[in-house]
Context: one part of a larger RNA
Molecule: small-subunit ribosomal RNA, 5' domain
Organism: uncultured bacterium
RNA sequence: GGAUGAACGCUGGCGGCGUGCUUGAUACAUGCAAGUCGAACGCAUCGGCAAAGCCAAGGUGUCCUGGCGGAACCGGAGGGCGAGAAAUCGUUCAAAGGGGACAAAGGGGCAAAGAGGCGGAGCUGGUGAGUGGCGGACGGGUGAGUAACACGUAGGUGAUCUGCCUCAAAGUGGGGGAUAACUGUUCGAAAGGGCAGCUAAUACCGCAUGUGGUCCUUGGGAGACCGAGGAAGAAAGGCGAGAGUCGCUUUGAGAUGAGCCUGCGGCCGAUUAGCUAGUUGGUGAGGUAAAGGCUCACCAAGGCGAAGAUCGGUAGCUGGUCUGAGAGGAUGAUCAGCCACACUGGGAUUGAGAACGGCCCAGACUCCUACGGGAGGCAGCAGUAAGGAAUAUUGCACAAUGGGGGGAACCCUGAUGCAGCAACGCCGCGUGGGUGAAGAAGGCUUUCGAGUUGUAAAACCCUUUUCUGUGGGAUGAGGAAGGACAGUACCACAGGAACAAGUCUCGGCUAACUACGUGCCAGCAGCUGCGGUGAGACGUAGGAGGCGAGCGUUAUCC
Numbered sequence: 001g002g003a004u005g006a007a008c009g010c011u012g013g014c015g016g017c018g019u020g021c022u023u024g025a026u027a028c029a030u031g032c033a034a035g036u037c038g039a040a041c042g043c044a045u046c047g048g049c050a051a052a053g054c055c056a057a058g059g060u061g062u063c064c065u066g067g068c069g070g071a072a073c074c075g076g077a078g079g080g081c082g083a084g085a086a087a088u089c090g091u092u093c094a095a096a097g098g099g100g101a102c103a104a105a106g107g108g109g110c111a112a113a114g115a116g117g118c119g120g121a122g123c124u125g126g127u128g129a130g131u132g133g134c135g136g137a138c139g140g141g142u143g144a145g146u147a148a149c150a151c152g153u154a155g156g157u158g159a160u161c162u163g164c165c166u167c168a169a170a171g172u173g174g175g176g177g178a179u180a181a182c183u184g185u186u187c188g189a190a191a192g193g194g195c196a197g198c199u200a201a202u203a204c205c206g207c208a209u210g211u212g213g214u215c216c217u218u219g220g221g222a223g224a225c226c227g228a229g230g231a232a233g234a235a236a237g238g239c240g241a242g243a244g245u246c247g248c249u250u251u252g253a254g255a256u257g258a259g260c261c262u263g264c265g266g267c268c269g270a271u272u273a274g275c276u277a278g279u280u281g282g283u284g285a286g287g288u289a290a291a292g293g294c295u296c297a298c299c300a301a302g303g304c305g306a307a308g309a310u311c312g313g314u315a316g317c318u319g320g321u322c323u324g325a326g327a328g329g330a331u332g333a334u335c336a337g338c339c340a341c342a343c344u345g346g347g348a349u350u351g352a353g354a355a356c357g358g359c360c361c362a363g364a365c366u367c368c369u370a371c372g373g374g375a376g377g378c379a380g381c382a383g384u385a386a387g388g389a390a391u392a393u394u395g396c397a398c399a400a401u402g403g404g405g406g407g408a409a410c411c412c413u414g415a416u417g418c419a420g421c422a423a424c425g426c427c428g429c430g431u432g433g434g435u436g437a438a439g440a441a442g443g444c445u446u447u448c449g450a451g452u453u454g455u456a457a458a459a460c461c462c463u464u465u466u467c468u469g470u471g472g473g474a475u476g477a478g479g480a481a482g483g484a485c486a487g488u489a490c491c492a493c494a495g496g497a498a499c500a501a502g503u504c505u506c507g508g509c510u511a512a513c514u515a516c517g518u519g520c521c522a523g524c525a526g527c528u529g530c531g532g533u534g535a536g537a538c539g540u541a542g543g544a545g546g547c548g549a550g551c552g553u554u555a556u557c558c
Stems, first nucleotide, its partner, number of pairs: 001558004006554005013429006019422002021387001026385003030382003035134003040131002043128007053118003060111006069102001073098002078093006141341003151265007160258002165254008173207001175205002182197006214231007237246003267313003274304003279301008316338004320331004343363005365376004393419001395418003401415001402413004432462004442453004467495006476485001502547005507528003513542005523530002
């Protein structure tokens, strides 16, 4: 001088892009981080539509019943008029009463339809647990362990496996028995079980077929292999009106991913010199997808080591990163590849593949308990406590990219995309520009003349990056709609120099000097050293120099 995942002191206007527990792999409250498929299957439950059937208001028709009312007709109380002396006669009006054609309300039976209600074959949508399938082996975290074929690089595998995907060949016929859910009962505080009964499937098991594959026998061949004969061994259906489509079984090839083996390479210590009995090799067997002491029986006595075995210490490795002209040295945060780990130590199961948010056992710790027994695992994202010089929000969204499931719609996704916090880093911008000498005032110094601060200020003219306010407003979404970010970026207009400078140093190294105070005191200091009365080295002031939203110090590397 450069660098940093930095921290500390003083200071701090904005933006873009990055980065952010290096310490206790310490302990963790709470929420979320892996589900999905009803187009594999049977149930339960909540809705919508709805056939048959049943009930039925009110009305209609018809047949009875009923008989309010009531015409004709009979009747003739009584009255009027006329005649007559009168009795009486004629005539006319006419009440009561009788009569009952016709006939209203009401009541009952029967018939067809019927508002509406019940009902619920069936259809359809949602939800729940269960059986079943695929995925939970990816993605995300951490660096404890590991000095090793762990990693890097170059190879080998005729010693191997590979779900989903691509291509190709052949098939997908016919049967059976269960079981969860559910129901009943029962044990337990709970977690969770026991027994009995019913039922479905792309769950499970036989039979048939056998292209191809596997195995056995045999012939040929040096062998990989080729021919003949024989044996055992497959399958599943769903959706659709159909066409078809998604699947299933066997086999071959590919792609991708993985296992195993080998050469070479990369730390320290000899104040670690000898180490080793499954040890080294062989034969045979077991085991594995697969070679092999990987394991076992027997046999032999080997194997490694000053070119550093063994032991001890330290450490994840690499692409890279920092530095350096390079050689080299240091380092391994973020990003990318590989490895290892998932409270500690073991173990298996399932599966193509194995276990952070699966299981079992043991242990430590924490929690619940009815004391009999149970539950848990943030080195996922946030967050808490602790440790520490020190490291962020219990945020928004699946809109994009990618992943899982699904035929799809879609669901899930703390991966991811974004936002929040922090000058932690890099980069960019600003804190105004021009004119302005009575060289103002004030400060400091002074040889008292003046010098300096200093065009600096004031004043005048100007600009608006930034700031504040108002209005508009995206790209990202490749056919319409659909954006967390976000009313963000950006654009326009208005206002007004308005809101924005510090920090370290000034003896030499090293750029920048005087005054006063102090008096080997107080103090400074990277080295040399300074300070004991005129200190350019301490403190303060004025001035100056450096860098600048930073500056200085500390730590570490070159």